[in-house]
Context: one part of a larger RNA
RNA sequence: ACCUACGAGUUGCCGUCUGUGGCGAGGUUAAGGGCGAUGACGCCCGUAUCCGUAGCGAAAGCGAGUCUGAAUAGGGCUAUAGUCACAGGAGGCAGACGCGAAACCGGGUGAUCUACGCAUGGCCAGGAUGAAGUCCCGGUAACACGGGAUGGAGGUCCGAACGAAUAAGCGUUGAAAAGCUUCUCGAUGAGCUGUGCGUAGGAGUGAAAGGCCAAUCAAACCCGGAGAUAGCUCGUACUCCCCGAAAGGCAUUUAGGUGCCGCCUCUGUUGUUUCCCUUAUGAGGUAGAGCGACUGAUUGGAUGCGAGGGCUUCACCGCCUAUCAAGUCCAGACAAACUCCGAAUGCGUAAGGGUUAAGACAGGGAGUAAGGGCGUGGGUGCUAAGGUCCACGCCCGAGAGGAGAAGAAUCCAGACCAUCGGCUAAGGUCCCGAAAUUGUCGCUAAGUUAGUCUAACGUAGUCCGGCCCCCCAGACAGCCAGGAUGUUGGCUUGGAAGCAGCCAUUCAUUCAAAGAGUGCGUAACAGCUCACUGGUCAAGGAGCUGGGCGUGGAUAAUAAUCGGGUAUGAAGCGACGUACCGAAGCCAUGGGAUGCUUUAAGCAUCGGUAGGGGAGCAUUCCUGUCUGCGUAGAAUGCAUGUUGUGAAUCAUGCUGGAGCGUCAGGAAAAGCAAAUGUAGGU
Numbered sequence: 001a002c003c004u005a006c007g008a009g010u011u012g013c014c015g016u017c018u019g020u021g022g023c024g025a026g027g028u029u030a031a032g033g034g035c036g037a038u039g040a041c042g043c044c045c046g047u048a049u050c051c052g053u054a055g056c057g058a059a060a061g062c063g064a065g066u067c068u069g070a071a072u073a074g075g076g077c078u079a080u081a082g083u084c085a086c087a088g089g090a091g092g093c094a095g096a097c098g099c100g101a102a103a104c105c106g107g108g109u110g111a112u113c114u115a116c117g118c119a120u121g122g123c124c125a126g127g128a129u130g131a132a133g134u135c136c137c138g139g140u141a142a143c144a145c146g147g148g149a150u151g152g153a154g155g156u157c158c159g160a161a162c163g164a165a166u167a168a169g170c171g172u173u174g175a176a177a178a179g180c181u182u183c184u185c186g187a188u189g190a191g192c193u194g195u196g197c198g199u200a201g202g203a204g205u206g207a208a209a210g211g212c213c214a215a216u217c218a219a220a221c222c223c224g225g226a227g228a229u230a231g232c233u234c235g236u237a238c239u240c241c242c243c244g245a246a247a248g249g250c251a252u253u254u255a256g257g258u259g260c261c262g263c264c265u266c267u268g269u270u271g272u273u274u275c276c277c278u279u280a281u282g283a284g285g286u287a288g289a290g291c292g293a294c295u296g297a298u299u300g301g302a303u304g305c306g307a308g309g310g311c312u313u314c315a316c317c318g319c320c321u322a323u324c325a326a327g328u329c330c331a332g333a334c335a336a337a338c339u340c341c342g343a344a345u346g347c348g349u350a351a352g353g354g355u356u357a358a359g360a361c362a363g364g365g366a367g368u369a370a371g372g373g374c375g376u377g378g379g380u381g382c383u384a385a386g387g388u389c390c391a392c393g394c395c396c397g398a399g400a401g402g403a404g405a406a407g408a409a410u411c412c413a414g415a416c417c418a419u420c421g422g423c424u425a426a427g428g429u430c431c432c433g434a435a436a437u438u439g440u441c442g443c444u445a446a447g448u449u450a451g452u453c454u455a456a457c458g459u460a461g462u463c464c465g466g467c468c469c470c471c472c473a474g475a476c477a478g479c480c481a482g483g484a485u486g487u488u489g490g491c492u493u494g495g496a497a498g499c500a501g502c503c504a505u506u507c508a509u510u511c512a513a514a515g516a517g518u519g520c521g522u523a524a525c526a527g528c529u530c531a532c533u534g535g536u537c538a539a540g541g542a543g544c545u546g547g548g549c550g551u552g553g554a555u556a557a558u559a560a561u562c563g564g565g566u567a568u569g570a571a572g573c574g575a576c577g578u579a580c581c582g583a584a585g586c587c588a589u590g591g592g593a594u595g596c597u598u599u600a601a602g603c604a605u606c607g608g609u610a611g612g613g614g615a616g617c618a619u620u621c622c623u624g625u626c627u628g629c630g631u632a633g634a635a636u637g638c639a640u641g642u643u644g645u646g647a648a649u650c651a652u653g654c655u656g657g658a659g660c661g662u663c664a665g666g667a668a669a670a671g672c673a674a675a676u677g678u679a680g681g682u
Base pairs, nucleotide, nucleotide: 001682002681003680004679005678006677011094012093013092014091016089017088018087019086020085021084022083023082026051027050032045033044034043035042036041055062056061065077066076067075068074097235098234100232104225105224106223107222108221109220115199116198117197118196119195120194121193122192123191124189126158127157128156129154133150134149135148136147137146138145162186163185164184167182168181169180170179201217204212205211238616239615240614241613242612243611249260250259251258252257262368263367264365265364266363267362268361269360270359273358275354276353277352278351279350280349281348282347288341289339290338295335296334299331300330301329302328303327306324307323308321309320310319311318371396372395373394374393375392376391377390378389379388380387401412402411403410416591417590418589419588421587422586423585427581428580429579430565431564432563436578438577439576440575441574442573443572449567457552458551459550461549462548463547464546465545466544467543469541470540478536479535480534481533482532484509485508486507489503490502491501515530519528520527592606593605594604595603596602597600617671619668620667621666622665623664624663626661628660629659637654638653639652640651641650643648
């Protein structure tokens, strides 16, 4: 992992609702007893009890009424259907759908492991060092002291046994639930060790690590309380049919729980009250707009009350202004908590019309109370987020199908079943790949692009507009020629001559034209060139501006991607047209189910998670029944076929070898794919 078997809403009591049945102003027995059966039942007795038959009031009390009250007012409550049993739904109390803690408490069992202690034994090769003391010699007044021997101390040294465990390697489903190898530490000591004994669970023991207390320790193990509790996780078993949510609000020692409401379903009642359109009529202060209509904010200009500063003066007066500035005027402009104004939509009410489409109330049963994406209006954030918080809508959730290469929520479209029928939607029509290499007119040359998104800024790429200027009296470009004189203007300066810099009515002359000079150049000149003019040539040329498509900007790891191939009067981009393809949409044909009705060639409906409701299939046992089937072959297994929407059923053959079914009911240990489910097998 697979197969087989087992495996989870049960049972009792209580009240409640629905259904069925008995009796009914009544209903009903309990314990117990009698009779008869003898798989545990039937009939009878038992009316004690309980519920109901009258309510109202705190009560006295009154009573089809009563209480409040001054009230003969108003108002509250009330004024003939129950009861017993059974079945079902949900609830309560019980373990209460199943499995699952870590823990808590009680009583016991453990110190054969290990910790510490007590008693009594045992063990430590060999080597080294050489304390005190003692003796001898020297030495001293005597000591002290020195030397040499002797001696054999030590939590002394080296190192086996023994004990430990520093480092590394191996081992890691091991040879081993802690080992092996090498290195390492202690090795006469606070040493190691045998045997016997002691200390026990909030207790022991601990040279102290929360260590150890039998492979278990921040409280051992065993049994019990015990099915502890688990607002948590997981699992919860056959079929078909109808409807079908929520992830809001309020509250909560509440936030992943729960209560009430909302939204779903079933039953009953009501009977258009619901919904849509039209018309009419209302409330309102949003969008917008506005502000000489308030509150507040606010730019520039004109004027300038007043103030500051300066001048003047003994003082008053007065004068001035690169300062501030009220008010007024002109022009401009802002606001969620501004409004002189003010929509659309939405909302309320009424009438009319439409529609098989709801609405309301009562009662039974729920689930939901983690939502999410997109569009729109906003808050927050950075006018960030697949962010977050509201509002309105759609979708996913609980929605399959087609498009988007792929892809919950984007686009199209809501799947009862069948069909080798048809038409379309979005989107497509060169090939992969269904359908146009489709028609007309443009644009693009970048493979831009189709085929992810992409900026500021740059661009004599190209196409289409608008405005303006020059031009056959010859423009624009090229070529030929000229481009002069006063003058090297003045100043400056070492120099400054058109061309470092400064100044200037940058003037004047000669001219077809020629700047006191456009740039290069020189130390300064020189030189080259331009403006400007003539000639030649010959027909358009210069500039500004708007738009289309392109171009640079443009950087990520395979050539490595537009879904791919590939595509250039396109298979790209823009505009218009025709045709076709394309879905579970629509139509057609046949069939089924549900609901309603005018009941038949009728109409409508039939996606679906949580969840509500309905109808069935199968298994085991019991009662009756067929006075059923079976060794002339039961159950079971295998194979093929039949019937049914399905759970399933039946038939035939083989297997198997002794039991099994139909119909009508009843009762359940009543259906497995999942629970890291349990056991067995492979």
Annotation:
The part of an RNA shown here (large-subunit ribosomal RNA, domain II) has 682 nucleotides and comes from a Bacteroidaceae bacterium. The organism belongs to Bacteroidaceae, within Bacteria. The coordinates come from a structure-prediction model, not an experiment, and the mean pLDDT is 84.